[in-house]
This record gives sequence, C1' cells and structure tokens, in this order.
RNA sequence: CCGGAAGGUCGGAUGGCUGCUGGCGUUAAACCCAGAGGAAAGUCCGGGCUUCAUGGAAACAGGAUGCCGGGUAACGCCCGGGCGGGGUAACCCGACGGAAUAGUGCAACAGAAAACAAACCGCCGAUGGACUUUCGGGUCACAGGUAAGGGCGAAACGGUGCGGUAAGAGCGCACCGCGCUGCUGGUAACAGUAUGCGGCGAGGCAAACCCCAUUCGAAGCAAGACCAAAUAGGAACCGCAUAUGAUCAUGUUUCCAGAUGCGCGGUUCGGGUAGGUUGCUAAAGGUUCAUGGCAACAUGAACAAGAGAGGAAUAGUCGUCGAAGCUUCGCAAGAAGCGGAACAGAACCCGGCUUAUAGAUCUUCCGGCCAA
RNA sequence: GGCGGUGUAGCUCAGCUGGUAGAGCAGAGGAAUCAUAAUCCUUGUGUCGGGAGUUCAAGCCUCUCCACCGCCA
Repeated sequence: CCGGAAGGUCGGAUGGCUGCUGGCGUUAAACCCAGAGGAAAGUCCGGGCUUCAUGGAAACAGGAUGCCGGGUAACGCCCGGGCGGGGUAACCCGACGGAAUAGUGCAACAGAAAACAAACCGCCGAUGGACUUUCGGGUCACAGGUAAGGGCGAAACGGUGCGGUAAGAGCGCACCGCGCUGCUGGUAACAGUAUGCGGCGAGGCAAACCCCAUUCGAAGCAAGACCAAAUAGGAACCGCAUAUGAUCAUGUUUCCAGAUGCGCGGUUCGGGUAGGUUGCUAAAGGUUCAUGGCAACAUGAACAAGAGAGGAAUAGUCGUCGAAGCUUCGCAAGAAGCGGAACAGAACCCGGCUUAUAGAUCUUCCGGCCAA
Repeated sequence: GGCGGUGUAGCUCAGCUGGUAGAGCAGAGGAAUCAUAAUCCUUGUGUCGGGAGUUCAAGCCUCUCCACCGCCA
C1' cells in the first nucleotide's frame, strides 16, 4: 500500500426571529426554564407494576425451552467451554437431548428391491439337471448361488488391501472407522487410551407423534385507584331461623384448611356514566474509577440528573459553516462550481432479541506485496 | 397504545397428521340457433404475501419481514 476479520463512537453544527407542548411564580399575560432515538419501530421473548381468584398442596391436560458450566430480577438473552461445519488465516455459523433396546408413524416418483430388503443387467454355475465326448473333459444357463461391478434413487445395510471362493461375501486376517466396557484427565459437556471385548446386528426424519429433564395461573396503564353531574336498581350492617345440607378458584379435577350465610324482620347509604385527579416517570437506570473474575457480571466510592402532553408539542424561516455525491480544469498534489444530510417520531417503565439505517470515524487482529 | 385474526387463479373459497394444488363464478374457443341469451363440450405459465431455515421433498412445520381486517376508552 492492497484485500479482509472483529468490536466501538458519531450520525449535521451554530446564531437571530416567529411559533407549539409542559413547568415555576402569577388572576392572567409578559419574562424565565426544559422539550425524541439508537433503534422511540416490530410487539418476538423476559420482568416490574396493577387487577381478577379465600390460603395451601397434588394429579392430569396444554404451552415453552433443550450439548455442558456460569451470569442475571428473569429470559428463548449474555459469557466461557465442548462437539460439528466453513475459511490460508484473523474469525464466522449451528433449534446441538433421546432413533443399538420405550413405542408408533412416514418416505411421492424412479427402481428388481425402501428397512431386520432385494436378483433387472452382470458374474458364477462348485452341486443337481440336459446335451456331447477322443472319457481328460466340454457346452447349455434349467434348478440354483452371488450384494464385488453396472443401473434407479434424496437414501440400497462400514472403507482399503491381502487371503479365500465356482463366483462372491467380515467368510478369515491386517489397518482405518464404529460400538461396548474399563482406566486416565476434566465440575461437566467431552477428550485420550487399552496386547480388552464385539465382525459390525446399529440407515434417515423427533422445526412427525412421542419419551426424558427443566419451567409456566390469567389479563393487561384502554390495567387499576380516588373525586363525582346523570340513568338503572341494589349494597352494607344487626337479630332470628336454616346446617351431617348449600355456595365460594380465570385450563380441568381432587385433597386439606378456611370463609360465606340462601329465608324473614329491622337499620343505614350509596351506586359510578360524562368530566376531573391519579397511576407518570429516579429506573433491577447512567458515567468514571477501584477491587474480584478469562469473561458475562458482582461489590464499593464519587459524579451528573429537568419530555411526561393522554389524540399527542418537540416546528417554521433567515443567516454563517458544512460530510457524501456530481461537473469542469490539472500529469499529479490540488483548485473552482453545483449540492445539501440515512433510518426514522416518545404515549406506564425496565432488560433483551429482531428488523431499518446515507455517510463519517476510531481501535485491535489476519493474509499478500514492496522497502529498510 | 394494547390484543386477536387473515393472506391460495381476475373474484369467492377448498386443500391437510408434508408427496408436487383444485371447485364455483368470470374469461377464451367450439357446438346448437335465422340471431342473442340460457344449455352442452373443451380450455389454467397460480413465483400459494416476501425472505430464510428444517426435510430427499414445504401452500402445510419453524423463524423473520410485509399488507389488510377486527376488538378494547
């Protein structure tokens, strides 16, 4: 210098004028202060908060997750590791439990045969059969053997070599692969290993049913609470009676416990639509430093803190400056002109994930080339 | 803002424990009729909303994005 990998940051700046929303003080105005994001988005996960259900427990059903260990309030998120795959490498990707013993199911078309399989072509025809013979044998390919070769298919029941055979075949052996068992290392996933055992019986699909392990009550701020014009009727309390009865859970059922008081009589008053107030923003939050940890993260200290409208404000305009891009000139460095800023817009809050994003810029690393 | 559903031919809809997509109407061509309609016969190049994944194979299973519809004050 060229090409690449990983992780960050910013994502128009500034001034005047005129507006909009909210706030403080005020009767009010004026003045003053504040006023979008990294995704505010999708609403895909997890929580806070709130309401519903009388408290607890169990079973069943249904959903979710799925290598191992850790982090976290929690997660389907994050970190580290293992295994598999890709890349020369930096590094990247993986819904990655169970299919040889719990079971069921599926595989169109093609093909002879599709799951404890099969003989279409090919090979053989030792043995039996037929024909022939110079009696040594030869021919046929009828019975039959054969999964080494061809062909079909997404998939055809370990690989290579030697032996073996009529031809073949884990049929035998060696090596490789595979499984089991033991040992060693590791918290574990897993890895390594054996004069060990097994000739290999064991294909694919669980984002098919299912099994195993873990986990999950439902709804959502338009939740809910308070004040309270209007409408409808009910609500609460007390007494008596009822009672081995009855009623009471937001997946279903059961058990234990608990509560209610159905009928009659009496007393009291609330009810909650419009509207208003609240929930409402300081949060498991941020920045910096220290300590522990490989890391995610945890602990401690210091610092800074101002959208909160509830149908929705955060804007318009005029200057100055301006990245990318385009055009012209120039051998080049560069100069001049044009140009004018990506995706997008808070609606209870927080942690994640996913998706969109013009451009600028920083750090670390890998490969190649050149020079010293 | 929150919650739920749908997307297959021009239109309305099927499709099912994954095996290569159909029906009715409409359209086109033909028959019949003097002619038109009705009637009869024939006729489909559908990126199954887009993308990715699982699988030998996806309209169907999974993830993600998009469009449309409905409910809650």
This is a predicted complex of two RNAs, RNase P RNA and transfer RNA, with 445 nucleotides together. It holds a member of the Rfam family "Bacterial RNase P class A". About the family: Ribonuclease P (RNase P) is a ubiquitous endoribonuclease, found in archaea, bacteria and eukarya as well as chloroplasts and mitochondria.